The part of an RNA shown here (large-subunit ribosomal RNA, domain VI) has 237 nucleotides and comes from a Nanobdellota archaeon. The RNAcentral record of the full RNA draws on ENA. The source organism's lineage runs through Archaea, Nanobdellati and Nanobdellota. It matches the Rfam family "Archaeal large subunit ribosomal RNA".

Context: one part of a larger RNA
Parts: sequence; structure tokens; C1' cells
RNA sequence: AACGGGUCUGAGAGGAAGGAUCAUUUAGUACGAGAGGAACGAUGAUUCGAAGCCUCUGGUGAUCGAUUGUCCGACAGGGCAAGUCGAGCAGCUACGCUUCACGAGGUAAGUGCUGAAAGCAUCUAAGCACGAAACUCCCCUCGAAAAGAGACCCAGAACCCCCGUAGAAGACGGGGUUGAUAGGACUGGGGUGUAAGCGUCGAGGCAACGAGACGUUCAGCCCGCGGUUACUAAUAG
Repeated sequence: AACGGGUCUGAGAGGAAGGAUCAUUUAGUACGAGAGGAACGAUGAUUCGAAGCCUCUGGUGAUCGAUUGUCCGACAGGGCAAGUCGAGCAGCUACGCUUCACGAGGUAAGUGCUGAAAGCAUCUAAGCACGAAACUCCCCUCGAAAAGAGACCCAGAACCCCCGUAGAAGACGGGGUUGAUAGGACUGGGGUGUAAGCGUCGAGGCAACGAGACGUUCAGCCCGCGGUUACUAAUAG
């Protein structure tokens, strides 16, 4: 002084990522006098386990609505009892969905071929061929600090700021005005279910009043989603 970034190689490390059962077929076949009665292989399913995901189903769920008691004088709108009930997008989830082979190599016990020592015999002594859910690969994850410390390519990276497909802190990913990164606005879509006010009707009631119904109103309220738009903040360094 350097030991930066990207893409790899893959020494090595980890994994159980698969296990079991049933049914159909094979087949009333092989076999057997008959009675009876398989298997290799193929297909489908179930269950346990593993990994991933949220289209469907279920749960939860910002939110919206209904309602009880009480308080804010009444209305409206709210607080509290983390009250009760109905519905519920995204997200997160399981009770939901998807996937979890085949095969290759060397072997074990074992089965053999050829074959002497030992003119025979013998799987073994030389040689050769098979043979397991086990082993090594194949599959998945990590893995140049693998000290024999690798290869190729590139020139940038960090701080700072706005963020989230990421997240305990670090890290990771996106954006930083040559900008849609976040917020806002508008718009689309979604949830709830038709707001307040006003008008009409309303069982009754002398009247005041009046639960409620209908219209205005597919309203009102809300949105962690999509799009558009530099209005705000990503300035400056």
C1' cells in the first nucleotide's frame, strides 16, 4: 500500500424429503386334482412428514353498519363497558391449494460363471457376472478464509435523503428532479349497505307528539390496491 464490485467454478458442509397403507388392473391368470390362489409392472387414492403459496374454502382482519346501558342538556356527532351482533378488501394464515420421480455407480449378506491348488469336485486362490429402503451420485440449500486462500469480466462504492417485494440491530431491494420513490389530489376498483338535513306517509292522540316507512340516495363513510398528476418531500453535500 492492497485485501473493491459483478458473474462463475465447486473443495467441502447440510437435507429424510420422503415414509407407509389401501384400491383397481395384472387375474380368477401363473400355480394347483380340487379347494384355493399369487407376483413383477401400471394406474389412482388415503395418511404421516417436508417445502412453497393464497386462485378457491375457512380463520383473523383496517373498515362499514346495527344495537344495549350510561355520560356529553336535546338533535346531530361522539366517549366508556377494549359491551353485543352482521358483513368484510389487502395482508397474515390452515382447516385450503401445489410439489416432494425415474435412474446411474460401487458394494453387503447372498446367488452364480469359469477355475486350479488337489487329473475329480469346488462361487475364489487369479479372473468374470449379478445382488439392498443402506453407501456415492442424480435433486435442494449453503459454499473462495478451499493458507494449494481459484477463474473471467468491470470500474466504482459508501455516507446522506424518500421508501418497501426486506427487516430485531446490521443487512437486503427500489428511488433521489435527466424523478412517479413516499405523501397529497384526481380517477378506477373494492368494503359496508342507502348518511345527515328536508319532504310525504304513519298505529294512535283534543293537541303537542309519534316507533317506523318511502323519496332525495347503488347514498354516506372507509381503503394497506391499480392508474394519472411534480402540489409536498427525496434539496444541498